[in-house]
This is a predicted complex of two RNAs, RNase P RNA and transfer RNA, with 455 nucleotides together.

């Protein structure tokens, strides 16, 4: 000095003016209310508030209760309220290496696809070769039966590899070693999985981000959910369905089970679009010890940190620090180039709560910390 | 804020429902028909299926993040 890996913290700092939103005291007005208006004090986005992709919490629907349809996850153990998230390990792949990645259950249960080429694409299959054997034929050769997956060809893929014998000529046909796969069995691990000895010629192909099979998991809607106040109107329109053969309700996507029963959808019109709660102290946030390999979890101190509702957190000026970029001067160096100190000027990412949390993905700025591999040089 | 759905040729939609050569139809190009043009015939071409990964031997279709664009919701008779 290049290149790359991993893993932290930070979102420019002060000061003044001048606005914003809410909230507390205090004074005035007002009746001692309700609510106005003043001043004082404090308070006022984020790492992603985002996408809304998962999980909760809360809240109505039946304290959500059997079945069945849907649907989602899928090595393993642990962590949580949960989870498809996160920690530690396994096994594959990728990288020289630091590391990174994996929707990793089952296709030796069932059912389907596999275009084009290709003889044959799934109980495998003779097109070129190759071998016997019968015809013809001087020989090369040709015709016909049958054998044969060793070798050429296609194709993403064509049913273990290597060798030996084996045969007419092949072939796990036979036998050794190597790969896999099933079973048995010892050891080791909580397990996933590892390792070591035997057995079976068993070599079974791909695909389950194809149906589908197995395990486990899940009721529905979303703060426009709900509760409370006030306000104001018109349904006498259209259609469609039911009244004991039972619509529709309670009662949710469906049966189920229990009671009530004449309305009930759909379209089309009308009327209000106003207040208050839900609302922010929470699976909270700092810092110490303790346990744990972590993820996390336990003690003990300390802190309250926005809560509006078309939506407030903003402007302007000044110093200050960074970044660029131009310049004047000084110095290093043969030069390219560079180091300092002054002046100008320009410029600072992604983005902005909307009931609250835990995580996931994506956006994005500059800075530090450690590791890794290459090159130089002492 | 919550839910929900689409993106394919200039345009308007097909193919996605067991993944196998993306096609119709107006639009435009070219010939012919006509003294010309307009209908009518014929024949061309014209696509990075929004994007980026990923499953697959292959992807419009199947998964997963993204971008852009649409719809719906309150309360009272």
């Nucleotide at each position: 000095g290049g290149a790359g890996c991993a893993g932290g913290a930070c979102a420019g700092g002060c000061a003044a003016c001048c606005g914003c939103c809410g909230g507390u005291u205090u004074u005035g007005c007002g009746u001692u209310a309700a609510g106005c208006a003043a001043a004082a004090c404090g308070g006022g986005a984020g790492g992603a508030a985002a996408g809304u992709c998962c999980g909760a919490a809360c809240a109505c629907c039946a304290u959500a209760g059997g079945g069945c349809a849907g649907g989602g996850u899928g090595c393993u153990c642990c962590a949580u309220a949960a989870c498809g998230u996160g920690g530690a390990g396994u096994c594959g792949c990728g990288g020289c290496a630091a590391c990174g990645c994996g929707a990793a259950g089952g296709c030796a249960a069932g059912u389907g696809c596999a275009a084009c080429a290709g003889a044959a694409a799934g109980c495998a299959a003779a097109c070129c070769g190759c071998c016997u054997c019968g015809c013809c034929u001087u020989u090369u050769g040709g015709c016909g039966a049958g054998g044969u997956a060793a070798g050429g060809g296609u194709g993403a893929a064509a049913c273990g590899g290597u060798g030996c014998g084996g045969u007419a000529a092949a072939a796990g046909c036979g036998c050794a070693c190597c790969a896999g796969u099933u079973c048995u069995u010892c050891g080791g691990g909580c397990g996933a999985c590892c390792g070591g000895a035997g057995a079976a010629g068993c070599u079974a192909g791909g695909u389950a981000a194809a149906c589908c099979c197995c395990a486990c998991c899940c009721g529905g809607u979303g703060c426009a959910a709900g509760a409370c106040c006030a306000a104001a109107u018109a349904g006498a329109g259209g259609g469609g369905u039911g009244u004991u053969u039972g619509a529709g309700g309670a009662c949710g996507g469906c049966c189920c089970g229990u009671c009530c029963g004449a309305g009930c959808c759909c379209c089309c019109g009308g009327g209000u679009a106003g207040g208050u709660u839900g609302c922010u102290u929470g699976a909270g946030g700092c810092g110490c010890c303790g346990g744990g390999u972590a993820a996390c979890c336990g003690g003990c101190g300390u802190c309250c940190u926005a809560g509006a509702g078309g939506a407030a957190u903003g402007g302007u000026u000044g110093c200050c620090a960074c970044u660029c970029u131009g310049g004047c001067g000084c110095g290093g160096g043969u030069a390219a180039c560079u180091g300092c100190u002054c002046c100008a000027g320009a410029g600072g990412a992604c983005a902005a709560a909307a009931u609250u949390c835990g995580g996931c993905u994506u956006a994005u700025g500059g800075c530090c910390u450690g590791c890794u591999c290459c090159g130089g040089c002492c | 804020g919550g839910g929900c759905c689409g993106u394919u040729a200039g345009c308007u939609c097909a193919a996605c429902u067991a993944g196998g050569c993306a096609g119709a139809g107006c639009a435009c190009c070219u010939g012919a028909c006509u003294c010309u043009u307009a209908a009518u015939c014929a024949g061309u071409a014209g696509g990075u299926u929004g994007a980026a990964g990923g499953u697959u031997c292959g992807a419009u279709u199947c998964c997963u993040u993204c971008a852009c664009g649409g719809c719906c919701c309150a309360c009272c008779a």

It holds a member of the Rfam family "Bacterial RNase P class A". Its family is annotated with ribonuclease P activity, tRNA processing and dimeric ribonuclease P complex in the Gene Ontology.